[in-house]
RNA sequence: AAUGCAAGCUGUCUUAUCGCUGCCUUGAGCAAUCGAGGGAGAGGAAAGUCUGGGCAACAUAGAGCACCGUACUUCCUAACGGGAAGGAUUCAAUUUUCAAAGAUUGAAGACAGAUAGUGCCACAGAAAAUAUACCGCCUAGCCUAGGCUAGGUAAGGGUGAAAUGGUGGGGUAAGAGCCCACCGCAUUAGUGGCAACACUAGUGGCAUGGUAAACCUUACGGGUUGAAAGACCAAAUAGGUCACGCUUGGGGCGGCUCGUCCUUGUGGUGGUAGCGAUACCACUGCUUCGUGAUGGGUAGGUCGUUAGAGCCUUGUGGCGACGCAAGGCCUAGAUAAAUGAUAAGACUCGACAGAACCCGGCUUACAGGCUUGCAUUUUUU
Numbered sequence: 001a002a003u004g005c006a007a008g009c010u011g012u013c014u015u016a017u018c019g020c021u022g023c024c025u026u027g028a029g030c031a032a033u034c035g036a037g038g039g040a041g042a043g044g045a046a047a048g049u050c051u052g053g054g055c056a057a058c059a060u061a062g063a064g065c066a067c068c069g070u071a072c073u074u075c076c077u078a079a080c081g082g083g084a085a086g087g088a089u090u091c092a093a094u095u096u097u098c099a100a101a102g103a104u105u106g107a108a109g110a111c112a113g114a115u116a117g118u119g120c121c122a123c124a125g126a127a128a129a130u131a132u133a134c135c136g137c138c139u140a141g142c143c144u145a146g147g148c149u150a151g152g153u154a155a156g157g158g159u160g161a162a163a164u165g166g167u168g169g170g171g172u173a174a175g176a177g178c179c180c181a182c183c184g185c186a187u188u189a190g191u192g193g194c195a196a197c198a199c200u201a202g203u204g205g206c207a208u209g210g211u212a213a214a215c216c217u218u219a220c221g222g223g224u225u226g227a228a229a230g231a232c233c234a235a236a237u238a239g240g241u242c243a244c245g246c247u248u249g250g251g252g253c254g255g256c257u258c259g260u261c262c263u264u265g266u267g268g269u270g271g272u273a274g275c276g277a278u279a280c281c282a283c284u285g286c287u288u289c290g291u292g293a294u295g296g297g298u299a300g301g302u303c304g305u306u307a308g309a310g311c312c313u314u315g316u317g318g319c320g321a322c323g324c325a326a327g328g329c330c331u332a333g334a335u336a337a338a339u340g341a342u343a344a345g346a347c348u349c350g351a352c353a354g355a356a357c358c359c360g361g362c363u364u365a366c367a368g369g370c371u372u373g374c375a376u377u378u379u380u381u
Base pairs, nucleotide, nucleotide: 001377002376003375004374005373006372007371008370009369010368012346013345014344015343016342017341018340020041021040023038024037025036026035027034028033043352047363048362050361051360052359053358054357055226056225057224058223062258063257064256065255067222068221069220070219071218072086073085074084075083076082087111089108090107091106092105093104094103095102112217113216117215118214119211120210121209134157135156136153137152138151139150140149141148142147143146165183166182167181168180169179170178184206185204186203187202188201189200190199191198192197230303231302232301233300240294241293242292243291244290245289249263250262251261265286266285267284268283269282270281271280272279273278310329311328312327313326314325315324316323317322
């Protein structure tokens, strides 16, 4: 210097004229509206609707179950299933060792529990967990170039994703932690670290496979609905009609249970009790409330609606995500949906793509340009 991969930032610009939407000032007009001036006007993902909150409503959002979510440690944050730093495990490359193990660098995940229980591991293989002897090896006997029977074996080979810790040595008829050394596993003590864990020393031949994005168990957490949520004003009609029910009932808060809250009065008739006032029960009329059905009118406007867990600069604390302090800034609010057209010039010749209550995160899409890291190749010193 080129190429490849990964991460981050940016993602057309300038001038003029006309046009669109909101806001502010101002003139005319009864009003609708018209004119002048000034300012502002789509994103890093506005996408997905996955997720955490703000906000609004539901009387209180209470308890339990069901259901749903998360899962190594510490920290950040309003919060999160998000982010930062670290730890263990696995894989790859290099290096070291007789060998296994180890060390360094990089990458990765949905990283609690398999002795609480249930299930599954196809095919192949002798055998897939209370699991085994197919080939082979050794010993003895018989027949005898070879084969059969009995016993021992799990080191070698085969099957498989996985086969009763691994490597090396000794020992043995042949073998096996049978014995030894190292690694691993279990355990005790000490040291370091906030912690997950790491290191050192000792003891013990010592391991009942894997799988929980299988059911499940443990710990922690979760009220629901959602701006077409909701609140208010104006106008109009038929505040209509029918049926059922009314405190032992019904309704309300996402499913169930508990808890809790709400659920109108009046008249008449008859009966019972009473000295009487009056109380209770049944029936019935009107009315209030609730549920369901049917029918009529209106569908216009205001708020929610953008000053925020906001943005920028500098300093400071922290490995970092981020925190603190000071100063500065105000940057869309449409409601069938506004930011476009023309002309000239520049150049990196323009990709993905358009807000709809707001903010944080995750995921997906992206031409070109710039920055950083890693790998390979080439050139020069």
The prediction has a mean pLDDT of 75. Predicted 3D model of a 381-nucleotide RNA (Bacterial RNase P class A) from a Cytophagales bacterium. It was read from a public genome assembly, where an Rfam model found it.